Overview: The prediction has a mean pLDDT of 88. Predicted 3D model of a 326-nucleotide part of an RNA (large-subunit ribosomal RNA, domain IV) from a Bacteroidota bacterium. Rfam family: Bacterial large subunit ribosomal RNA. Rfam links the family to the GO terms ribosome and structural constituent of ribosome. Lineage of the source: Bacteria > Pseudomonadati > Bacteroidota.
[in-house]
Context: one part of a larger RNA
């Protein structure tokens, strides 16, 4: 001076981001048990009381009566509990070896593609195989995530889906024309047939795109400005531009709110955190789901009782281990 264990006056979380770490709790029996619920649950909720040995009786469960001990689940092992909020229903799964969650899955809803030699997938543009020895109550993809109550509006943009009149279009098909060559003609410049070759316009020509239409539990979006009420304020109301529509229910300083420790209230002596409210949503919102919501949770966040060497404020023992000595 360091681990590991163990005891501790008085105070009890003042410690510290934060009760981290420790202490409390504990077995059985009986008594008792609140909100809230999806009636199952919560619950061992919570909160009391009981336990040993002897003897007599015993329906063999236990009564009675004695005795000890600080202490009878006599030693070990053995739930802390409770209030409120966020978050994910929920059991489960993961970053082998820094993250176990509020992230994955998930059962529940929707869409969407598949009529079978299915869709899709693996393969060498193949055989073949899976799917599936299955057939739309089945198969593949996709998003949401129990459950209740709902999911409001916008197809202009991009993608999907259907149409097929017109307007563009590829190869091909078609072959007007035009050049080289050279038999032939011309004194000569020069014409030049056939054939050979190098090019070629109109016409024709499928999907697509362009168009016409539907589709948002498809990608995705969801407005600004000015003026109005008989105290002020505010603005049901009214103008105006603009847009494909201007954000409905809900919910809102939120796991989102810059400004911000917002404003008011609850909690403490004293509260950037919490908790109910308020809406002035810098930049909430409706299956990239809203909003609730009991049961769940080695989840997060605040509070409380209990109990403590975490603290004040340190001390002292036991055993390892460093240091010094030797």
């Nucleotide at each position: 001076c360091c681990g590991u264990g163990g005891u501790u006056a008085a105070g009890g979380a003042a410690c510290u981001c934060g009760g981290c770490a420790a202490a409390u709790u504990a077995a059985c029996c009986c008594c008792g048990u609140a909100a809230c619920u999806u009636c199952g649950g919560g619950a061992a909720a919570a909160g009391g009381g009981g336990u040993g040995c002897u003897a007599u009786c015993u329906u063999c469960g236990g009564a009675u009566a004695g005795c000890c001990g600080c202490a009878g689940u006599g030693a070990a092992a053995u739930g802390a509990u409770c209030c409120a909020a966020g978050c994910g229903a929920c059991u489960g799964u993961u970053u082998a070896a820094c993250a176990a969650a509020a992230a994955c899955a998930c059962a529940u809803c929707u869409c969407u593609c598949u009529g079978c030699u299915a869709a899709c997938a693996c393969g060498u543009a193949a055989a073949g195989u899976g799917g599936a020895u299955g057939u739309a109550u089945a198969g593949g993809g996709a998003g949401u995530g129990a459950c209740a109550c709902c999911u409001g509006c916008c197809c202009g943009g991009u993608g999907c889906c259907g149409g097929a009149a017109g307007g563009u279009u590829a190869a091909g098909a078609g072959g007007a024309g035009a050049g080289g060559u050279c038999a032939g003609c011309g004194c000569a410049a020069g014409c030049g047939a056939a054939g050979c070759u190098u090019u070629g316009a109109a016409u024709u020509g499928a999907a697509g795109c362009c168009c016409c239409g539907g589709u948002a539990a498809a990608c995705g979006g969801c407005g600004g400005c000015c003026g109005u009420a008989a105290c002020u304020a505010u603005a049901a109301c009214g103008g105006u531009c603009c847009u494909a529509a201007g954000g409905u229910a809900g919910c809102g300083a939120a796991a989102u709110u810059c400004c911000u420790u917002g404003u008011c209230g609850g909690g403490u002596a004293a509260g950037u955190u919490c908790c109910g409210a308020c809406c002035u949503g810098c930049a909430c919102g409706a299956a990239u789901g809203g909003u609730g919501u009991a049961a769940c949770g080695a989840u997060u966040u605040g509070g409380a009782u209990a109990c403590u060497g975490u603290c004040u404020c340190a001390a002292c023992c036991a055993c390892g281990g460093g240091c010094u000595c030797g």